This is a predicted structure of a 72-nucleotide RNA (transfer RNA) from a marine sediment metagenome. Its mean pLDDT, the model's own confidence on a scale to 100, is 82. Its Rfam family is "tRNA". It is annotated as a transfer RNA.
[in-house]
RNA sequence: GCGGGACUAGCUCAGCGGUAGAGCGAUUCGUUGCCAACGAAUAGGUCGUGGGUUCGAUCCCCAUGUCCCGCU
Numbered sequence: 001g002c003g004g005g006a007c008u009a010g011c012u013c014a015g016c017g018g019u020a021g022a023g024c025g026a027u028u029c030g031u032u033g034c035c036a037a038c039g040a041a042u043a044g045g046u047c048g049u050g051g052g053u054u055c056g057a058u059c060c061c062c063a064u065g066u067c068c069c070g071c072u
Base pairs, nucleotide, nucleotide: 001071002070003069004068005067006066007065010024011023012022013021018055026042027041028040029039030038048064049063050062051061052060
């Protein structure tokens, strides 16, 4: 230099055009003499960034950032 992949909640990941989810974790409540475990609820996300297409974009297109892999 060229090509490919990943990027979504605190962490690990789903979701591939129609209001963004799960598990774990956090907080509160219940249960217990206390903790743990269990049950219930709540909070937490400009979907890496900037444009474009579309009635509508996490999803499609372009550029770009970080990381990883391959080629030279």
The RNAcentral record of the sequence draws on MGnify.